[in-house]
RNA sequence: GCCACUUUAGCUCAGCUGGUAGAGCAAUGCUUUCGUAAAGCAGAGGUCCCGGGUCCGAAUCCCGGAAGUGGCU
Numbered sequence: 001g002c003c004a005c006u007u008u009a010g011c012u013c014a015g016c017u018g019g020u021a022g023a024g025c026a027a028u029g030c031u032u033u034c035g036u037a038a039a040g041c042a043g044a045g046g047u048c049c050c051g052g053g054u055c056c057g058a059a060u061c062c063c064g065g066a067a068g069u070g071g072c073u
Base pairs, nucleotide, nucleotide: 001072002071003070004069005068006067007066010025011024012023013022019056028042029041030040031039049065050064051063052062053061
């Protein structure tokens, strides 16, 4: 220098062919216990890496950029 893939909640990851984003774990509160752990229940937590474009509508499609991983030279 070139190519491919990845970027979504605190962490690990889903999200199909565009229709207003979810799970598990963690944390918090409650129940239970003399107390802790475990178990059960509940709610909260994200302008989807950044900027533009297309569209009635974009995490998703297109363009550019950034970071990371792998490969080639």